[in-house]
RNA sequence: GCCACUAUAGCUCAGUUGGUAGAGCGGCGCAUUCGUAAUGCGUAGGUCAGCGGUUCAAGUCCGCUUAGUGGCUCCA
Numbered sequence: 001g002c003c004a005c006u007a008u009a010g011c012u013c014a015g016u017u018g019g020u021a022g023a024g025c026g027g028c029g030c031a032u033u034c035g036u037a038a039u040g041c042g043u044a045g046g047u048c049a050g051c052g053g054u055u056c057a058a059g060u061c062c063g064c065u066u067a068g069u070g071g072c073u074c075c076a
Base pairs, nucleotide, nucleotide: 001072002071003070004069005068006067007066010025011024012023013022019056027043028042029041030040031039049065050064051063052062053061
């Protein structure tokens, strides 16, 4: 330098044919307990990596950029 893949909640990850963004764990509150853990109920938490384009409508399609992972190539 080239190619492929990945980027979504604090963490790990789903998200179907473009049509209201989700789960588990974690956090907070309540219940329960002598207390803690566990358990149950409730609740908060999002610039879908960034910029631009297409579209009535984009996490999803297209282009570029950034970061990470893997592979290839060149020089020596």
A computed fold for a 76-nucleotide RNA from a Saprospiraceae bacterium, annotated as transfer RNA. The source organism's lineage runs through Bacteria, Pseudomonadati, Bacteroidota, Saprospiria and Saprospiraceae. The prediction has a mean pLDDT of 81. Its Rfam family is "tRNA". The family's RNA type in Rfam is transfer RNA. Its family is annotated with triplet codon-amino acid adaptor activity in the Gene Ontology.